[in-house]
The RNA shown here (small-subunit ribosomal RNA) has 1446 nucleotides and comes from an uncultured bacterium. The sequence is in RNAcentral, with records from ENA and SILVA. The coordinates come from a structure-prediction model, not an experiment, and the mean pLDDT is 85.
RNA sequence: GAUGAACGCUGGCGGCGUGCUUAACACAUGCAAGUCGAACGCGCAGCCUUUGGAGCUUGCUUCGGAGGUGGGCGAGUGGCGAACGGGUGCGUAACACGUGGGAACCUGCCCUGGAGUGGGGGAUAACGGCUGGAAACGGUCGCUAAACCCGCAUGGUCUUAGAAGGUGAGAGCCUUCAUAAGUAAAACUCCGGUGCUCCAGGAUGGGCCCGCGGCCUAUCAGGUAGUUGGUGGGGUAAUGGCCUACCAAGCCGAUGACGGGUAGGGGGCGUGAGAGCGUGGCCCCCCACACGGGAACUGAGACACGGUCCCGACGCCUACGGGCGGCAGCAGUGAGGAAUCUUGCGCAAUGGGGGAAACCCUGACGCAGCGACGCCGCGUGCGGGAGGAAGGCCUUCGGGUCGUAAACCGCUUUUCUGGGGGACGAGAAAAAGGACGGUACCCCAGGAAGAAGUCCCGGCUAACUACGUGCCAGCAGCCGCGGUAAAACGUAGGGGGCGAGCGUUAUCCGGAAUUACUGGGCGUAAAGGGCGUCUAGGCGGCUUGCUAAGUCUUGUGUGAAAUCUCCCGGCUCAACUGGGAGGGUGCAUGGGAAACUGGCAGGCUUGAGACUCGAAGGGGGGUGCGGAAUUCCCGGUGGAGCGGUGGAAUGCGUUGAUAUCGGGAGGAACACCCGAGGCGAAAGCGGCACCCUGGUCGAGGUCUGACGCUGAAGCGCGACAGCGUGGGGAGCGAACGGGAUUAGAUACCCUGGUAGUCACGCCGUAAACGUUGGGCACUAGGUGUGGGUCUCAACCAACGAGAUCCGCGCCGUCGCAAACGCAUUAAGUGCCCCGCCUGGGGAGUACGGUCGCAAGACUAAAACUCAAAGGAAUUGACGGGGGCCCGCACAAGCAGCGGAGCGUGUUGCUUAAUUCGAUGUUACGCGAAGAACCUUACCUGGGUUUGACAUGUAGGGAAAAGCUCUAGAGAUAGGGUGUCCUAACGGGCCCUACACAGGUGGUGCAUGGCUGUCGUCAGCUCGUGUCGUGAGAUGUUGGGUUAAGUCCCGCAACGAGCGCAACCCUUAUCCUAUGUUGCCAGCGGGUAAUGCCGGGGACUCGUAGGAGACUGCCGGGGUCAACUCGGAGGAAGGUGGGGACGAAGUCAAGUCAUCGUGCCCCUUAUGCCCAGGGCUGCAAACACGCUACAAUGGCCGGUACAGAGGGCUGCGAUCCCGUGAGGGUGAGCGAAUCCCACAAAGCCGGUCUCAGUUCGGAUUGGAGUCUGCAACUCGACUCCAUGAAGCCGGAGUUGCUAGUAAUCCCGGAUCAGCACGCCGGGGUGAAUACGUUCCCGGGCCUUGUACACACCGCCCGUCACACCACGAAAGUCGGCAACACCCGAAGCCGGUGGCCCCAACUCCCAAGAGGGGGAGCCGUCGAAGGUGGGGUCGGUGAUUGGGGUG
Repeated sequence: GAUGAACGCUGGCGGCGUGCUUAACACAUGCAAGUCGAACGCGCAGCCUUUGGAGCUUGCUUCGGAGGUGGGCGAGUGGCGAACGGGUGCGUAACACGUGGGAACCUGCCCUGGAGUGGGGGAUAACGGCUGGAAACGGUCGCUAAACCCGCAUGGUCUUAGAAGGUGAGAGCCUUCAUAAGUAAAACUCCGGUGCUCCAGGAUGGGCCCGCGGCCUAUCAGGUAGUUGGUGGGGUAAUGGCCUACCAAGCCGAUGACGGGUAGGGGGCGUGAGAGCGUGGCCCCCCACACGGGAACUGAGACACGGUCCCGACGCCUACGGGCGGCAGCAGUGAGGAAUCUUGCGCAAUGGGGGAAACCCUGACGCAGCGACGCCGCGUGCGGGAGGAAGGCCUUCGGGUCGUAAACCGCUUUUCUGGGGGACGAGAAAAAGGACGGUACCCCAGGAAGAAGUCCCGGCUAACUACGUGCCAGCAGCCGCGGUAAAACGUAGGGGGCGAGCGUUAUCCGGAAUUACUGGGCGUAAAGGGCGUCUAGGCGGCUUGCUAAGUCUUGUGUGAAAUCUCCCGGCUCAACUGGGAGGGUGCAUGGGAAACUGGCAGGCUUGAGACUCGAAGGGGGGUGCGGAAUUCCCGGUGGAGCGGUGGAAUGCGUUGAUAUCGGGAGGAACACCCGAGGCGAAAGCGGCACCCUGGUCGAGGUCUGACGCUGAAGCGCGACAGCGUGGGGAGCGAACGGGAUUAGAUACCCUGGUAGUCACGCCGUAAACGUUGGGCACUAGGUGUGGGUCUCAACCAACGAGAUCCGCGCCGUCGCAAACGCAUUAAGUGCCCCGCCUGGGGAGUACGGUCGCAAGACUAAAACUCAAAGGAAUUGACGGGGGCCCGCACAAGCAGCGGAGCGUGUUGCUUAAUUCGAUGUUACGCGAAGAACCUUACCUGGGUUUGACAUGUAGGGAAAAGCUCUAGAGAUAGGGUGUCCUAACGGGCCCUACACAGGUGGUGCAUGGCUGUCGUCAGCUCGUGUCGUGAGAUGUUGGGUUAAGUCCCGCAACGAGCGCAACCCUUAUCCUAUGUUGCCAGCGGGUAAUGCCGGGGACUCGUAGGAGACUGCCGGGGUCAACUCGGAGGAAGGUGGGGACGAAGUCAAGUCAUCGUGCCCCUUAUGCCCAGGGCUGCAAACACGCUACAAUGGCCGGUACAGAGGGCUGCGAUCCCGUGAGGGUGAGCGAAUCCCACAAAGCCGGUCUCAGUUCGGAUUGGAGUCUGCAACUCGACUCCAUGAAGCCGGAGUUGCUAGUAAUCCCGGAUCAGCACGCCGGGGUGAAUACGUUCCCGGGCCUUGUACACACCGCCCGUCACACCACGAAAGUCGGCAACACCCGAAGCCGGUGGCCCCAACUCCCAAGAGGGGGAGCCGUCGAAGGUGGGGUCGGUGAUUGGGGUG
């Protein structure tokens, strides 16, 4: 885009079309084929004449007779029609159809021409009588007409026979004849004619034959006995095996016979640029069919839709004896189905049948009805109208939008409604005659009046917001949406598309170059046959002539109409329709051309082949020979092991192995040479010799003269494995045994060992691969190597150089290619031939067939299922890949943890609550730098509602707080007391009401901010350029070097940014300045003593500013580099130590409970206040710590030395009290001044003596201290008493590389109190690092990849379960086609026709006889039916097999 459509929602009008696609299922009822009286008889009405009777109102009625008239009615005889028209598409793959031809034919009615129509005869239906039957329908006797039937006459023609002539090779053909025989007719009349018969011709219609064309299947490959042909005969309108007898053995087939499946064919129709593809409804042509099957009759025509006979199925009637029926005609009914109409009107028109005609008939047809089923046309209004109304929706709350849309004002009236008028269609004499139809159309009136929906809005694809929902409900053509902010679901608003329709489904074409003729491919995506040889076929060198099949050109005929295109016309337009023209790519045929292809004939040599001379070779087959080695056997020597492995063991060996020497047997294979090498068609081929044999190359240019290339089938060859064979068998060696390894080890390793490996015969496959079919030609080169020949050079040889031909490799230009790559050995450019491909899975499977001994091979589907499966390349990530390199990563060390007790955190459990968060590394002494109340978010209970807190508005009010009393657990309630500032505007306060507050309620997966981690790792990027179709690459890779993408060199890159480093702080040295509260060397004073005082600035120190370190210097190495190693100097040396500082990013990492914040939720509560409780609960587990287990120690005594801090509701000296915690007192100090504050380890001395202890301190009892409103739950500390576990810690695991670890104290934050935690400070002060194999983490390069939520990835198979489709299967059920036999209806044909029946003619008297015919009977054929064995297709089937999906 299209449709004979259907379905959903909706629906105003008209025109023209169209409407059972399914059950060729079954049908009630009505209608669809009759007509002619001018062919005929009869009957019944009517009419006329006449006659008789009756009634009587003498003119009517009625009954009857006779004659006549009379198609008005009925059936019948006869004629024509009924073979058309109408329906359907079952069957049919066929001369059925289309197209173009052909010869052996027929043709009623019609037309033309010619001739004729004479004279007789006979019967029968109707009817009448009798009679059978329920009916349908008969039987018998009797009568009768015709255009019914039958002789005779005439006869042209025709047929047969004969004769004559012509022609011809003959077969035969043609002509002629008063030769012979046979063969016609129907009348009616108005006298015009209409009929009838014969002949000839025409027209129309039909029968028959042929060429060509148009479906699928080879998993149908052979078919055929009337089969193919001939002869004779029969039959037909006619040819013919159409039929028959005989003879011959043909005929068809890979150019697809035969079989199976499907199907009416065409004009056309749909689509498409076309070529094509699909289709055959309406209309036209042809065919076929008429309940299923068979058959003939009649006829011009049928094997007959509304005829006959028979068989069958079904239905109906029945008196059970027997009958009747056939809507695939028009309507209509049932059924089937997603689905398809009125039991309408009319013969007015057109057409048909009959008739002389009038006319009759006509469900053909003309109309109407129903259905938006389709096409076309029209309408549902037009103009104005902003306060941009109300309302809806959205909103950033400003507004936006529906929207000039509406209202409102003006106008119009197609359509509609009512009324009036009113056709054409009806002509070619005139009149009459219209179903449609009072329709179309015209006029008038009325009134915007009655008339809009549907689908869509994530991308493709035009159109976006809100709410609801929350992987639910749902959507979906593909991709895909939905798991709490959905433009994708649903609704709404808005928008987009189309519009009386809009969507959906189904189907076809297109897009699809996705079956490629036009117009594709096959190295790796699907696809080259394993290889050769050859048949058919396809294709084919140079040249001459002829031909004209192909080809080209030009005529002629045909290609129906309709359709299509163009032009013109008719309905108001259009759809629709009329006319004209064109087209119709095809077929047939005539004339012409001869280049090309083909054919025929001739020539040629370059293709091909032959020949001659040379050459190389693991080419093939056979026979023989050889040596080395292994094994075995015999003998000698010898004497304990051998063998084997990573290490072993099994195994062998004192019956003598291994080793070694000699001899022998047997089988298989041929080391070195050996190569990017050679040969072969491929598989493949390797000792030597001989025999037989194939191919190839070079040179020559003697011969043949296109002999060529390819190659479906066919035939042959064909690795390994496997199969067969009383063949062979040394070594090796599946299976198997044993030993090891291992978690296991049906493996890898070892020791044995059967089949096999060998021969002959099968098999016929392979990653049979260059994953690249064969041939020919053309298209840059370079280099190596194998085999020839030629040239140069040379005396020869060797070596060398060049040229050329044939092989085998590598590199590479053009070109090609998706890229990778190929590239004279093409995957380039062309031609020829073959094979093969068409999404993945199912599946190279099933079934069938062929082959095979088998295994199996070849050929080769479908159901079902998926939205992919693939190729090449890219970036990452990953690897029990590689290279390089880092890090307390390992190693080397030191100290720990893991065991104990306790502390703290966490899980779990418990609980009214044990609030919440953090959860591998990167949670767990974390948020907590302080949970008794508070904190506090939790629980229980008690209260409260504009609120504990903010802002605003309105109204009102005077106070409120504070102090105090009462009740209460308290919040709270009540009472008393108390009374604000001001610049005089107001502010502040309280109450009421309304907006609102409030939430540690949810979502860290809606977020900001902040933070952790990789990781202080050295990386991450950009601009421009360049390369690539592109992703992307390059830069950033490489060679060095560094802590570093640090720097240097190189380089299609050149630069740049964020990171690194540096700049900042601190620490180590020095200098300068300064000098109190710090310092005290020198001077002075003073004390029991003390920088205590004067004073001093030297020193320490503080503060501030500066210096210093930069690989700067020297030497070695290194690319004259970067840099590195060593050294000097220096307080410090190669970033001096430490800190702050954390790239692009990753983990939907953490945090809504710090804070901010979107959305959601709560609102007398999820807010707020209060008391008490809980966060401290304890079977258990984990994490981080503390204290220990002791002698490098504990305890006692004495004694020495810090740094950094803190201090006014604070630090608190001194003195007194207390064993002590502490209490009392209170100096000094807002602090370089005073205080906290005795630092401890250390050192000196003493004691303990290896013990669960003088270790260890848990636990518990008692007594206290301090803080605080308050230490019960639940604080810290002190003293006395108690004295648990624990004697150095399993697997495993942590930290640390120097002032570090370890160890020892001190201070601070938080804080009323509470520190084993945290953050700082100093004291003492080690050990070790060979090294980078390994573990962990990381960086760079490279490689493989089927990974990309990226190896915690992906993914394979069994098993289990569910579902689905398929195969096999004992069987079983059915369809189809055929065969053999049996039976054999109707009927045609043949025979017979004695008995039986019979009008025409003959004889004859009537009877009878004859001739002839018939019934009957017999026979051939023959439908249905039966029997039988097969074929083929399908259904189903216990069970079974694999497959798919989950």

Rfam family: Bacterial small subunit ribosomal RNA. Rfam links the family to the GO terms ribosome and structural constituent of ribosome.